Small-subunit ribosomal RNA, 3' major domain from an uncultured bacterium, 479 nucleotides, folded computationally. The RNAcentral record of the full RNA draws on ENA, Greengenes and SILVA.

[in-house]
Context: one part of a larger RNA
RNA sequence: UGACGGGGGCCCGCACAAGCAGUGGAGUAUGUGGUUUAAUUCGACGCAACGCGAAGAACCUUACCUGGCCUUGACAUCCUGGGAACCCCGGAGAGACUCGGGGGUGCCCGCAAGGGAGCCCAGAGACAGGUGCUGCAUGGCUGUCGUCAGCUCGUGUCGUGAGAUGUUGGGUUAAGUCCCGCAACGAGCGCAACCCCUAUCCUUAGUUUGCGACCAGGAAAGCUGAGCACUCUAGGGAGACUGCCGGUGUCAAACCGGAGGAAGGCGGGGAUGACGUCAAGUCAUCAUGGCCCUUACGGCCAGGGCUACACACGUACUACAAUGGACGGUACAAAGGGCUGCGACCUCGUGAGAGAGAGCAAAUCUCAAAAAACCGUUCUCAGUUCGGAUUGGAGUCUGCAACUCGACUCCAUGAAGUCGGAAUUGCUAGUAAUCGCGGAUCAGCAUGCCGCGGUGAAUACGUUCCCGGGCCUUGUACA
Numbered sequence: 001u002g003a004c005g006g007g008g009g010c011c012c013g014c015a016c017a018a019g020c021a022g023u024g025g026a027g028u029a030u031g032u033g034g035u036u037u038a039a040u041u042c043g044a045c046g047c048a049a050c051g052c053g054a055a056g057a058a059c060c061u062u063a064c065c066u067g068g069c070c071u072u073g074a075c076a077u078c079c080u081g082g083g084a085a086c087c088c089c090g091g092a093g094a095g096a097c098u099c100g101g102g103g104g105u106g107c108c109c110g111c112a113a114g115g116g117a118g119c120c121c122a123g124a125g126a127c128a129g130g131u132g133c134u135g136c137a138u139g140g141c142u143g144u145c146g147u148c149a150g151c152u153c154g155u156g157u158c159g160u161g162a163g164a165u166g167u168u169g170g171g172u173u174a175a176g177u178c179c180c181g182c183a184a185c186g187a188g189c190g191c192a193a194c195c196c197c198u199a200u201c202c203u204u205a206g207u208u209u210g211c212g213a214c215c216a217g218g219a220a221a222g223c224u225g226a227g228c229a230c231u232c233u234a235g236g237g238a239g240a241c242u243g244c245c246g247g248u249g250u251c252a253a254a255c256c257g258g259a260g261g262a263a264g265g266c267g268g269g270g271a272u273g274a275c276g277u278c279a280a281g282u283c284a285u286c287a288u289g290g291c292c293c294u295u296a297c298g299g300c301c302a303g304g305g306c307u308a309c310a311c312a313c314g315u316a317c318u319a320c321a322a323u324g325g326a327c328g329g330u331a332c333a334a335a336g337g338g339c340u341g342c343g344a345c346c347u348c349g350u351g352a353g354a355g356a357g358a359g360c361a362a363a364u365c366u367c368a369a370a371a372a373a374c375c376g377u378u379c380u381c382a383g384u385u386c387g388g389a390u391u392g393g394a395g396u397c398u399g400c401a402a403c404u405c406g407a408c409u410c411c412a413u414g415a416a417g418u419c420g421g422a423a424u425u426g427c428u429a430g431u432a433a434u435c436g437c438g439g440a441u442c443a444g445c446a447u448g449c450c451g452c453g454g455u456g457a458a459u460a461c462g463u464u465c466c467c468g469g470g471c472c473u474u475g476u477a478c479a
Base pairs, nucleotide, nucleotide: 001479002478003476004475005474007473008472009471010470011469012468013467015463016462019427020426021425022424023423026318027317028316029315030314031313032312033311034309035308042053043052064304065303066302067301068300069299070298073127077126078125079123080122081121082120083119086103087102088101089100090099091098107116108115109114129293130292132291133290134289138287139286140282141281142280143278145276150189151188152187153186154185155184156165157164158163169180170179171178195270196269197268198267200238201237202236203235204234205233206232210228211227215225216224217223241264244258245257246256247255248254320420324379325378326377327376328375329374336367337366338365341360342359346355347354348353386417391412392411393410394409395408396407397406433455434454435453436452437451438450439449
C1' cells in the first nucleotide's frame, strides 16, 4: 500500500421488511447429470453451466457409430498429356460409384498449321485436408463484479524509503454531482450531456390513411366527386432550465412546498459498460503459435444415432375450477411479414384442409379471427359438463421419404392432479399479474427466444437483521 475481520461509523440496491404472483407437490415440454448403448458427437458447471452455443437433429445439418468405398484427394496453386464446355440414354449397385452408347464443337490471336484463356479427364509430386490436442501459448469476441462510482496522471509539497497528498474533512447528489474548506494546483478515462423512441404543441406535405367536418351523388359502405379542417404519416421547429415564487440552508451547493404547464426537478424507456478482477468462456464462428494424423485422426455414401430411460436436478407450459367450464351474440389494438410469397370472395369437407383464384413487391391487397372484456343461456361443488396426459381408430399437410423420429384434425379413451414439506424466485406502475397478436430460424416442426399492444393491481413503517456493493477509520503473526 492492499486484502481480510462473526471490528467501528456513514450510505446505497426488490438486499431485508410491507405486499402481489410464483417455483418446490401433479402431468407434459425442454436442457443437464447419471445410467444404457455400436454410437447415444462436442462444448458450457456457484452467482456468471443446465428452453445455454442450437434463430428450429426425419435425410441433409452431423462433427458420433456400423457397413460399403477413395488416396494429389470434396477444395487451392504449379507441371505434363488429352479433350471444348456441356447435354441425353442404357446396365449393375443401398448409394457413393462403376461399365457402355450417342449428340456436341463455342471465345481470342492467326490465311493456314498451330498457340492462348476458360472448363473437363488422366498422370507425377510439391502439397491439400483435420469440428484432432493445448482457451494454462494467443488474437478477436463475450460473460461477471456493475451503469457500481470509481480508476489514474503531470507539476508541486511531505517522507531516508515503500509511499502519501490531490481523491481526506463539513454539507449535498442517482453520481469523485456540485458547493465550502484545505499544500496543493490542474488534467485524463469514467458520471452527466450530446444520439434514438415516447408524452404536448406549431409548421411543411397529403390522388393510397383519415373525415356525414362541410357540399354533392348513392339503397348502403369514405363507395364516388370534391376537400386537407381533424386523426394519422414523416421532415423541420418549440417546449423543462430548479427558469419563477415561498421556506430551510453557511450569503453556498442543494433540499422541501407552490404556481404555470401536456410534461417538474435525471419526465418515462433504450443505446452507451472506466482502470481492472475471475490463468472466467470460446482453438467447434473465425484467425493463429506449437504438437499430432497423412491409403488416415483426411474424403464420399447408405443406414443408424444425437429423440435411449430405473432415476436426480434446473427452466417453462397446462391444471387442480364457479372471479370458472360450455354454447350463442357482440366490441375495441399495436407492431410486424408477404413473389419459390401473402392469398380475399366462392364451392366442398364436422375439421385439419382441398378446389378455384381476385388483388398485392403492398399506409392500397393479404396474413387477420385479436383474446381476455361485455350481454344472454346452461352447469351447481362432484375427481364433475374441472383437468387434459395416455391409448385405439380414421385422416390432413409439408417433404424423395414422417417406422425408428414431424405438426395438425376428427371420433373414442379419459391418468395424475382438490393449491403443494423443508426451502426458494420475480416484481415499486402502465410495473406485477393476466389476455391475445406478430417476427426470426424455417419445406415442415415452439409450451423456447425476440418484439407488440389490451385489461390492469397491492405494498414500501423503516434500515435492527440476511445478501451484495461504495467511502472513511481501526486491528493483523496475511500478500